[in-house]
RNA sequence: AGAGUCGGCCGGGCAGUCGCUCGGUCGCUCUCCCCAGCGAUGCCGCGCCAAUGCGCCGCCGCGCUGCGGUGAGCGACCGGGAGGAAAGUCCGGGCUCCACAGGGCAUGGUGCCAGGUAACGCCUGGGGGGCGCGAGCCCACGGAAAGUGCAACAGAAAGCAAACCGCCGAUGUCGGCCGCAUCCCCGGAUGCGCCCGGCAGGUAAGGGUGAAAGGGUGCGGUAAGAGCGCACCGCGCGGCUGGUAACAGGCGUGGCACGGUAAACCCCACCCGGAGCAAGACCAAAUAGGAACCCAUCAGUGUGGCCCGCACGGGGUUCGGGUAGGUCGCUAGAGGCGCGCGGUGACGGGCGUCCCAGAUGAAUGACUGUCCUCGACAGAACCCGGCUUACAGGCCGGCUCUGCAA
RNA sequence: GGGCCGUUAGCUCAGUCGGUAGAGCAGCUGGCUUUUAACCAGUUUGUCGUGCGUUCGAUUCGCACACGGCCCACCA
Repeated sequence: AGAGUCGGCCGGGCAGUCGCUCGGUCGCUCUCCCCAGCGAUGCCGCGCCAAUGCGCCGCCGCGCUGCGGUGAGCGACCGGGAGGAAAGUCCGGGCUCCACAGGGCAUGGUGCCAGGUAACGCCUGGGGGGCGCGAGCCCACGGAAAGUGCAACAGAAAGCAAACCGCCGAUGUCGGCCGCAUCCCCGGAUGCGCCCGGCAGGUAAGGGUGAAAGGGUGCGGUAAGAGCGCACCGCGCGGCUGGUAACAGGCGUGGCACGGUAAACCCCACCCGGAGCAAGACCAAAUAGGAACCCAUCAGUGUGGCCCGCACGGGGUUCGGGUAGGUCGCUAGAGGCGCGCGGUGACGGGCGUCCCAGAUGAAUGACUGUCCUCGACAGAACCCGGCUUACAGGCCGGCUCUGCAA
Repeated sequence: GGGCCGUUAGCUCAGUCGGUAGAGCAGCUGGCUUUUAACCAGUUUGUCGUGCGUUCGAUUCGCACACGGCCCACCA
C1' cells in the first nucleotide's frame, strides 16, 4: 500500500423567528372550601317605650372584603421532548385480574457441556463437526443395536439384501477333440487324464442404476472372489489416564454384526396455569334492568383442552337499549453516566453523580440564513431483557494475508 | 395498542402420514344452427405469495419476510 475479518460508536451541524406538548415558579381572572371582619334582612330571648317600634345577645341563610387551600383558563420566565431499530409481535420477564397459581393427564416448547441472568429459544466460555492459507465464520449438535412408518422414478436387487453385464466354473454333471490303460467280435466299449464348450453353481473385486448398494486403503490368499487372513485407518465393546462436564488420549479386545430419515410418529431429560393496560381500579352520566333461541338442574361460570381442587351460585349465542366523559394505572427504572474492584468472559458487587417523552384526534414541527461529505431506514402509546428484519453515509480500534522497503 | 386467520389456474375453491396439483365457471378450437345463445366433443392453463433451511425429494415440515382480512371498550 492492497485485500480481508472482528468489535465499538455516530446517524446532518450551527444561528434566529414563530408554533405544539409535559413539568416547575410567578402574576391576573373565575369556581369551590375553611377562617376572620363588616353589612342588611329573618327568627328566638332579654331590656326600654302607651304603642307602631328601637337597642343588645345568639343562630340559620345571603352579600362584600381579606388571609389560606383546591381546581380551571390566560400570560410571562425556566427546564425536558422519539429510535438504533420506537418495527415484526417471534421468545422471555415485570405489572394487573382470575386460588398470588395448587395436584394430574394432554398439548406445546427446548435439546453437546458448564456458567451468566429476574427469565429466556438470549449471552459468555469450552467440546465436537464443517469452511477458509489465515484472522475468523457457520451448525435445531439428545436417542435410529425400544418400537412403528417412509424411500417416487431408475435399477437384477432398497432393508433378517440382491446375480443384469462381467469374473470363475475348484466341485458335480452333459457334450466334443486328443492321449493312456483294460476287454473283445479289431474298431468299438469302459475307466482315467488333459483341453474346449454348456449347465448346476460360486462370486459383491469391476461395470451399470440410484440420493443411498451392508466399512476404506494396501498386501497376502483364492478357481474367481470375499475381513477369508494380516497391517493401518474407521466402528463397536471393556476398563485406564486427564478434565466439574461435554469430550480427548492411549491400551486391550471383537473381524464388522449395528445404512438413511426423529424440522415423520415416537422415546428420554428439562420447562410451561390462563388472559392481557381495550389488563385492572374509581368517579360521573344515561336506559326498555328487555326479547328470541339453545344448554343445564350438581350441572354451569370464574377457567383457557380435560379431570380434581378452590370460589361463586344458572350459563351461552344473537338482536335490541344506554354511555361513549373524566381520574388513576403512566413512568425513578433488572435506569443512564463516570471511577476503580472480582471474573478468561457473559456478568456481579462498591462508590460518586444525574433525572432524561408521557400524548389520547394523539405533541416533537415550520420558515429563514449559513456550512458540509447534501443526509438512509424509519415515529413512542404500560414497562424492561433479547432475537429477527430494514438502513444513505461516516468515524475509531484490534487482528490476519499478500506485495514492497528497511 | 392487543389478539387471530388467510395467500393454490383469469375467478371461486379442493388438495395430510412429503413422491412434479385438480374441480366448477371463464377462455380457445371444432360440431349443431341461416346466425347468436343454449347444447355436445376436445383442449390450454400454474415460480402453489417470496426467500432460506431440513430431506434423495417440499404446496405439504421448520424459520424469516411481504401482502390481505377479521375481532376487541363500558353499563346492565